[in-house]
RNA sequence: AAAGCAGGUCGCCUUGUCGCUUGGCCUAUUAUCCCGGUUUUGCCGGGAUGCGAGGUUGAGAGGAAAGUCCGGACACCGUAGGGCAGCAUAGUGGGUAACGCCCACCGGCCGUGAGGUUAGGACAAGUGCAACAGAAAGGAUGUACAGGUAAUGCUGUAGUGAAAUCGGGUAAACUCUAUGCGGUGCAAUGCCAUGUAAACCGGUGCUGCAGGCGGCCCGCCUGCUUCCGGAGGGUAGGCAGCUAAAGGCCUUUGGCAACAAAGGCUUCAGAUAAAUGACAAGGGCUUUCGAAUGCUUCGAAACGCACAGAAUCCGGCUUACAGACCUGCUUUUUUU
Numbered sequence: 001a002a003a004g005c006a007g008g009u010c011g012c013c014u015u016g017u018c019g020c021u022u023g024g025c026c027u028a029u030u031a032u033c034c035c036g037g038u039u040u041u042g043c044c045g046g047g048a049u050g051c052g053a054g055g056u057u058g059a060g061a062g063g064a065a066a067g068u069c070c071g072g073a074c075a076c077c078g079u080a081g082g083g084c085a086g087c088a089u090a091g092u093g094g095g096u097a098a099c100g101c102c103c104a105c106c107g108g109c110c111g112u113g114a115g116g117u118u119a120g121g122a123c124a125a126g127u128g129c130a131a132c133a134g135a136a137a138g139g140a141u142g143u144a145c146a147g148g149u150a151a152u153g154c155u156g157u158a159g160u161g162a163a164a165u166c167g168g169g170u171a172a173a174c175u176c177u178a179u180g181c182g183g184u185g186c187a188a189u190g191c192c193a194u195g196u197a198a199a200c201c202g203g204u205g206c207u208g209c210a211g212g213c214g215g216c217c218c219g220c221c222u223g224c225u226u227c228c229g230g231a232g233g234g235u236a237g238g239c240a241g242c243u244a245a246a247g248g249c250c251u252u253u254g255g256c257a258a259c260a261a262a263g264g265c266u267u268c269a270g271a272u273a274a275a276u277g278a279c280a281a282g283g284g285c286u287u288u289c290g291a292a293u294g295c296u297u298c299g300a301a302a303c304g305c306a307c308a309g310a311a312u313c314c315g316g317c318u319u320a321c322a323g324a325c326c327u328g329c330u331u332u333u334u335u336u
Base pairs, nucleotide, nucleotide: 001332002331003330004329005328006327007326008325009324010323012283013282014281015280016279017278018277020060021059022058023057024056025055026054027053030050031049032048033047034046035045036044037043038042062307066318067317069316070315071314072313073312074185075184076183077182081218082217083216084215086181087180088179089178090177091105092104093103094102095101106120107118108117109116110115121176122175126174127173128170129169143158144157145156146155147154189240190239191238192237200230201229202228203227208224209223210222211221212220247266248265249264250263251262252261253260254259284305285304286302287301288300289299290298291297
């Protein structure tokens, strides 16, 4: 200097003008409700809730928000018990709330290497599969030559083939073994208001029937003037859930590491047809062209500046991504 491997950060910046959403606090108006007083249906004062308005203060998309592929928190199904079926995982050990995830070690394969990847349990429990070639393709068979036997592929070599008798190969072939798994999901669920149809039809009547939101069976439970089903009618409004968490950052200790513990600091969206934008100036980066020259500078141009937008939340995996930078390591070449 070039080419790589692994990990990490940013991914346009600054200022100004106008604009958007939301949390806290305050002010006053208006509506409703409650309490007290009073000259009693009116007024005054206090409190609560809601509406919009003003002031002040704080905040406002991601590292993937995507995919909806795994695992959970949380909610509901009264409980979610046993078995079968089904599905998932699969070396050993550790981490984690948990996982099909992460870390370490071992093995296989790829790479000169740093590293990458993982189809990593079992083939004498059983059933399958292997074109063509070959005499013959699974506990088989007998082509050629040789040896041997009472006899027999009993033994060896050759030939075909990826594989020819050996407990062969193959299980991301069926299967077997070990372990694990209830379901549905914030459109969960709960509360308030409004409004209708307390009506109509059918089943059933207590060793019988119906129901219990993955399938089947058993068990268990609930109801039986009830329950289940059909058809019809009304509503589609508001509030909660809704963002303080298995949270984030820093330090120390332990550990090869993933990570754990202790201490300190901190609060970083909560919309509901869906908010964070528009304009101006300057700067930065990239690409192209030109000039200069000795590793850097100047000028001009550009539909230029990646992938892309929360919606209950979190831990992962997978996929997409212009470009810039940092750290460690590997290989090659050159110079000293």